[in-house]
RNA sequence: GGCCGCAUCGUCUAGUGGUUAGGACACUGGGUUUUCAUCCCGGGAACGGGGGUUCGACUCCCCCUGUGGCUA
Repeated sequence: GGCCGCAUCGUCUAGUGGUUAGGACACUGGGUUUUCAUCCCGGGAACGGGGGUUCGACUCCCCCUGUGGCUA
């Protein structure tokens, strides 16, 4: 260089056109406990960037960026 993938909370991950973008861990407030841990209730937190298609895009298309693999 060519080809094929991937990019969603701090981390891991679900989501095949119309959802309040869900879950686990972590963090945090409270309850329980003499204290810690466990357990219970609550809270905040995410769609890499730019265009396009569409009434409507995390989802489909193109480019860019990053990253993984194959190939010379």
Molecule: transfer RNA
Organism: Candidatus Aenigmatarchaeia archaeon